[in-house]
Context: one part of a larger RNA
RNA sequence: CUGGGCGUAAAGGGCGAGUAGGUGGAUAGUCAAGUUAGAUGUGAAAGCCCUAGGCUUAACCUAGGAAUGCCAUUUAAAACUGACUGUCUAGAGUUUGGGAGAGGGAAGAGGAAUUUCCGGUGUAGCGGUGAAAUGCGUAGAUAUCGGAAGGAACACCAGUGGCGAAGGCGACUUCCUGGCCCAAAACUGACACUGAGUCGCGAAAGCGUGGGGAGCAAACAGGAUUAGAUACCCUGGUAGUCCACGCUGUAAACGUUGAGUACUAGCUGUUGGGAAGCUUGACUUCUUAGUGGCGCAGCUAACGCGUUAAGUACUCCGCCUGGGGACUACGGCCGCAAGGCUAAAACUC
Repeated sequence: CUGGGCGUAAAGGGCGAGUAGGUGGAUAGUCAAGUUAGAUGUGAAAGCCCUAGGCUUAACCUAGGAAUGCCAUUUAAAACUGACUGUCUAGAGUUUGGGAGAGGGAAGAGGAAUUUCCGGUGUAGCGGUGAAAUGCGUAGAUAUCGGAAGGAACACCAGUGGCGAAGGCGACUUCCUGGCCCAAAACUGACACUGAGUCGCGAAAGCGUGGGGAGCAAACAGGAUUAGAUACCCUGGUAGUCCACGCUGUAAACGUUGAGUACUAGCUGUUGGGAAGCUUGACUUCUUAGUGGCGCAGCUAACGCGUUAAGUACUCCGCCUGGGGACUACGGCCGCAAGGCUAAAACUC
């Protein structure tokens, strides 16, 4: 390089926007770059192939012929690709009217609970465990009633429910704001798909500065357990968890399944729209956009997937090539650091 692959065997980029590039709807005309056909030139000789001949044959040698993908020039064709021009509306988009939603950001304000503090009642225990002990309590705890403070999270609703590109998003109100769906028309007229680089977003933990700190809780301390117990259990407890701004850029970032388009039996549930029907109902049927459970064909090593494909095809990107060494070293780039990204070899089985 070719070929074969990427749900679970190695392999889909964490996700998006988008540049170059690649690919691209219908129709008419023109051109002739790709394409196709012919001609001319070139394509050394030897070799290969064919025919004939020479060494007793053969290998070998000699002669003639054929072939020579390619390239250049030229003539022609116009189906396909391309370029240009015109037209179209099925892709894509815009407008109008509706609709659902924990989609995002900011501000405000709410109740339950935990904890602490103050006050009342009240007395000897509380707490915790498999059992205990450390711990708390006569300086009045636990329990109970009233009040106050403060932080964090939002029970029920809640649902293989919804929204978002992914990460993710759950009390309430207001403001700002993104996307999506449906219906019926009108408009633009291929404006599309993918996307190397690039840019942006990106759980948790972690880092910087400044706040905040109720509960929980790495580290740490003590009590147990145990042969030991740097653990599991218990009592405490600091970073952190929370907020603002900045950084980090990784995850089993998973559906372990890239994006887009078209096609290919059905059954059944559910969410958001729309339409029709009448027996106006907690109705039925149809349709559309999601989201689940089965299942034919087909696919698959099997498991399983199966109109939300892992089926049948096309376009584009990413990635894999035995295990270990190695999500490593070196170098480079990025980062405050932690580290991240890129990424070998010797050796070994």
Small-subunit ribosomal RNA, central domain from an uncultured bacterium, 349 nucleotides, folded computationally. RNAcentral holds the full RNA, with entries from ENA and SILVA. The prediction has a mean pLDDT of 88.